[in-house]
RNA sequence: CGAGUGGGACGGGCGGCCGCCGUUCCGGUCCGAGCAUCGGGCCGGGAGGGAGGAAAGUCCGGGCACCACCAGGCAGGAUGCCCGCUAACGGCGGGGCGGGGCGACCCGACGGAAAGUGCAACAGAAACAUACCGCCCUGGCUCGCGUCCAACGCGAAUCAGGGUAAGGGUGAAAUGGCGAGGUAAGAGCUCACCGCCCGGCCGGUAACGGCCGGGGCCAGGGCAAACCCCAUCCGGUGCAAGGCCAAAUAGGGGGACGCAGGCGUCUGGCCAGUCCCCGGGUUGGCCGCUUGAUCCUUCCGGCGACGGGAGGACUAGAUGGAUGGCCGCACAGGGACCGGUAGCGGGGAAGAAGGCAAAACCGUAAACCCGCUGCCGCUCCUGGACAAAACCCGGCUUACAGUCCUGCUCGCUAC
Numbered sequence: 001c002g003a004g005u006g007g008g009a010c011g012g013g014c015g016g017c018c019g020c021c022g023u024u025c026c027g028g029u030c031c032g033a034g035c036a037u038c039g040g041g042c043c044g045g046g047a048g049g050g051a052g053g054a055a056a057g058u059c060c061g062g063g064c065a066c067c068a069c070c071a072g073g074c075a076g077g078a079u080g081c082c083c084g085c086u087a088a089c090g091g092c093g094g095g096g097c098g099g100g101g102c103g104a105c106c107c108g109a110c111g112g113a114a115a116g117u118g119c120a121a122c123a124g125a126a127a128c129a130u131a132c133c134g135c136c137c138u139g140g141c142u143c144g145c146g147u148c149c150a151a152c153g154c155g156a157a158u159c160a161g162g163g164u165a166a167g168g169g170u171g172a173a174a175u176g177g178c179g180a181g182g183u184a185a186g187a188g189c190u191c192a193c194c195g196c197c198c199g200g201c202c203g204g205u206a207a208c209g210g211c212c213g214g215g216g217c218c219a220g221g222g223c224a225a226a227c228c229c230c231a232u233c234c235g236g237u238g239c240a241a242g243g244c245c246a247a248a249u250a251g252g253g254g255g256a257c258g259c260a261g262g263c264g265u266c267u268g269g270c271c272a273g274u275c276c277c278c279g280g281g282u283u284g285g286c287c288g289c290u291u292g293a294u295c296c297u298u299c300c301g302g303c304g305a306c307g308g309g310a311g312g313a314c315u316a317g318a319u320g321g322a323u324g325g326c327c328g329c330a331c332a333g334g335g336a337c338c339g340g341u342a343g344c345g346g347g348g349a350a351g352a353a354g355g356c357a358a359a360a361c362c363g364u365a366a367a368c369c370c371g372c373u374g375c376c377g378c379u380c381c382u383g384g385a386c387a388a389a390a391c392c393c394g395g396c397u398u399a400c401a402g403u404c405c406u407g408c409u410c411g412c413u414a415c
Stems, first nucleotide, its partner, number of pairs: 001411010013329006020050002023047011052386001056397002059395005064238004076234005081095005096110001097108004111229002116227002118223002132168002134164007142156005176194002179191003195217001196215008242287004252278006261271003294313008331384001333382004338377010354362002
């Protein structure tokens, strides 16, 4: 210098004018009451505060609130290597294993297929028990040769029976891999190495790793982001929770009961009343509400997530929902003209001048002009993303113009 990778911070600034939502103080006015006072409404004035890193998606977890509830179970859902952190988590930290990258580093639903059920399209003989081609053996028949014939031997074709899983072929996947021995041909049939399984020892809290011994391994093929099994966790609903004040609940329709009231009384019934449904009415205000697993600085413990101590700070609370609009000035960023500068290409350029004994041979410069690219300067134009609290926190995920800081890796070059 180039390419890459991890972490962190900011995410518009300053000024003027006009607005919006809370808080607080002062003045005026009105209302209420328990009346020198207090509470509230309205108007005017002053002071001070007013979105985010994701406020978003609403995907997890917790607080809080109400309802339900003996414990527990069923159903359903979620999670799933180990250890830790935490209020809790599906989050985070550290580690293990597997995969990718030369590397820094990144990614992983990463329990069980030795309980059962199921699935594997197409292709293929076969996707858990199979043999299409091929290879090999035995037997029959025919032919050829030795040989003129027969027996016999060898060879070929064909048929039947059998062996095989090496090789070919299909597939995402073909029943441990690879080499040697072995065999009629083959095969863990045997052996070495690797893998796998079982046992032991050692290291580690553990996941796991290492070593040793044993087992030839269709035992126990694959798939659980198929059902399922195992383990752990989860009662439900969400601030429109929930509480209080005020207002409204007039009149009506339908249904059940009408057994204890009234009417009536032979029976059935009617009215009142109780309950449910329909329909109608009211729909303003206050609390919850922001002091909290809070934030800042610093110290201690821990690799770290995090925990503990000390000091300091108070930092939005709207409810049709405030935090905005206009103007000016600079600043990043983007674009255009011009000028300067560096590099490259073309022209200049005549293989020039020059070297040499030489026309052979060697030897391609500069000024200047044009074009492209980079950097700097000047002027003008443009120009600031994603998105906006709504009970509160901890996370995750997704979106994001542009700027800054920093750890590390790889390559090239120079010293």
The prediction has a mean pLDDT of 76.
The RNA shown here (Bacterial RNase P class A) has 415 nucleotides and comes from a Chloroflexota bacterium.
Rfam family: Bacterial RNase P class A. Gene Ontology terms of the family: ribonuclease P activity, dimeric ribonuclease P complex and tRNA processing. About the family: Ribonuclease P (RNase P) is a ubiquitous endoribonuclease, found in archaea, bacteria and eukarya as well as chloroplasts and mitochondria.
Taxonomically the source falls in Chloroflexota (Bacteria, Bacillati).